[in-house]
RNA sequence: GACCGGGCGCCGCCGAACCACAGCCGUCCCAGCAGCACCGGGGCGUGCAUGGACCGGGGACCCACCGAAGCACUGGGGUGAAGCACCGACGGCCCGCGAGGGCCAACGUGCCGGGCGAACUUCCCGCCCGAAUCCGUCAGCUAACCCGGUAGGCGGCCUGUGGGAAGAAAG
Numbered sequence: 001g002a003c004c005g006g007g008c009g010c011c012g013c014c015g016a017a018c019c020a021c022a023g024c025c026g027u028c029c030c031a032g033c034a035g036c037a038c039c040g041g042g043g044c045g046u047g048c049a050u051g052g053a054c055c056g057g058g059g060a061c062c063c064a065c066c067g068a069a070g071c072a073c074u075g076g077g078g079u080g081a082a083g084c085a086c087c088g089a090c091g092g093c094c095c096g097c098g099a100g101g102g103c104c105a106a107c108g109u110g111c112c113g114g115g116c117g118a119a120c121u122u123c124c125c126g127c128c129c130g131a132a133u134c135c136g137u138c139a140g141c142u143a144a145c146c147c148g149g150u151a152g153g154c155g156g157c158c159u160g161u162g163g164g165a166a167g168a169a170a171g
Base pairs, nucleotide, nucleotide: 009157010156011155012154013153014152018052019051020050023048024047025045026044027043028042029041030040053150054149055148056147057146058145063140075138076135077134078133079132083111084110085109086108091104092103093102094101095100112130113129114128115127116126117125120167121166122165123164124163
């Protein structure tokens, strides 16, 4: 100097998924020693525990729903911004003797919803997202009460000090 392996830092984003405190535990480092372990000090935590904070579900009165007949379809509900409508390619499915018709559906369009632009609000501008999953035939709202969650995934780091306007707030 290169390579390999391990332990760690700071700032920020989506999201409820965070904060604090001491102890134990795990792991890494330091010191010590000829060497290892123990004792001692320090970093981290996908671990246990305590307190706080945040998020979601179930669940009364009241309210809402519930309402004649007929037709069509086939469960219904939750978390989440992740929806509605129109058009409709390739292809598939269904009906029809056939012509043809209907359904699913990418892309596209409109409306609507959400995030970011480095403290907050509003407007403008710019760049993006509109997924996934859970319950299991069951749940409107809902005081008391009951139950559950605190994951996961990313960006930047010697650059930059981070779009414009107004307001408020803090200093």
Molecule: c-di-AMP riboswitch aptamer (ydaO/yuaA leader)
Organism: Klenkia taihuensis